[in-house]
RNA sequence: AGGGGUGAGUGCAUGAUCGCUCCGGCGUGGGCCGGAGAGGAAAGUCCGAACACCACAGGGCGCGGUGGUUCGUAACGCGAACUCCGGGCAACCGGGGGAAAGUGCCGCAGAAAACACACCGCCGAUGGGCGCGCGAGCGUCACAGGCAAGGUUGAAAUGGCGAGGUAAGAGCUCACCGCCCCCAUGGCGACAUGGGGGGCAGGGUAAACCCCACCGGGUGCAAGACCAAAUAGGGAGGCGAUCGAGGGCGGCCCGCCCGAAGCCUCCGGGUAGGUUGCACGAGGUGCCGGGCGACCGGCAUCCCAGUCAAAUGAUCAUGGUCCGCCUCCGGGCGGAAACAGAAUUCGGCUUAUAACUCACCCCUCUUU
RNA sequence: CGGAACGUGGCCUAGCCUGGUAAGGCGCUUGACUGGGGGUCAAGAGAUCGGAGGUUCAAAUCCUCUCGUUCCGACCA
Repeated sequence: AGGGGUGAGUGCAUGAUCGCUCCGGCGUGGGCCGGAGAGGAAAGUCCGAACACCACAGGGCGCGGUGGUUCGUAACGCGAACUCCGGGCAACCGGGGGAAAGUGCCGCAGAAAACACACCGCCGAUGGGCGCGCGAGCGUCACAGGCAAGGUUGAAAUGGCGAGGUAAGAGCUCACCGCCCCCAUGGCGACAUGGGGGGCAGGGUAAACCCCACCGGGUGCAAGACCAAAUAGGGAGGCGAUCGAGGGCGGCCCGCCCGAAGCCUCCGGGUAGGUUGCACGAGGUGCCGGGCGACCGGCAUCCCAGUCAAAUGAUCAUGGUCCGCCUCCGGGCGGAAACAGAAUUCGGCUUAUAACUCACCCCUCUUU
Repeated sequence: CGGAACGUGGCCUAGCCUGGUAAGGCGCUUGACUGGGGGUCAAGAGAUCGGAGGUUCAAAUCCUCUCGUUCCGACCA
């Protein structure tokens, strides 16, 4: 200098004018003064919680979810470190229980798709036929049979490769690699390293059923609490009084309860109001300490939107950033600025995002 | 705000659970019957399943993300 990887951050600034929402003060008559006012994702609603109600939130089956190990956390399907496998020269990135419990599936093609099998092919040791030979035997056929090396199909063909061996072959034997089992050592552990043994038994698929381990009661602020207003407190159907309807918002059962002349469904009728939950929180910032790290602890400091036709805006000026053009290199002119927008509140994940900044690391080339 | 379902030729649906060939109706095109139209009959075209990624030999179908559409939910009595 060029190319690449990972992580973090900014997301226009200042001022003026006119407006909007909330809070505080003054005035109390419209108003005046002061303060605060979207995000890194407020989004998707994909997970996990807080909180609230369902009497307690019990047991079993079912159903759903998660899946290397160990930590972190209120919790998680999130995060950190480590580990194995795969990719990359590397920084780094992606993935993770079990296919040796059972069941299912593997279309077409192919001999065969899973208790293996034999289309082409190889062989002629053994048996058989035929021929030759006095005979031992030799030749021939490929009928029985032997084989799975080579070909063929496929995504996938029953360890790979080489040598020996053989009639031809084959872990049949051997070396190396792979695989399995056992032992020792190290590690909390996943696992790693070393040694010994075994001729090899185990195709793929669990984002198929399933098995193993762990987790999960349901419903969501339209939860829930209080106040106020209005009506026809109407009609139809069903169920039901202890052998108990219905309810405990879930598929079933058990258990434990609640429980009435009421409960459920449909039709019809009425109100479309207020307060609260609801803004101090697993809270932000800074410093110190512990930890490889996620994170934890201590101290100090700050208070930071709060609504329902749902506020957070518009214009102008100056400056900055980026792009294009011109240049007398001082600058000038023109243009652009994303994704999006709180709604009970937090912790994550995922997705969208113009322009730009910073830190660390890797590779190649060059110079010293 | 919360919850649920759906997306397949031009239109309406099936197939998805249990992965291998996208099927049916209406419509469209061409031809025949008719003097012409309608109608009937025959033949044919037209979808890679909303989009992207993943699992798998193989995805409309299974998993994840994303886009769009539709539906339900107030209180009183």
Predicted 3D model of RNase P RNA and transfer RNA as a complex of 445 nucleotides. It holds a member of the Rfam family "Bacterial RNase P class A". It is annotated as a ribozyme. The prediction has a mean pLDDT of 80.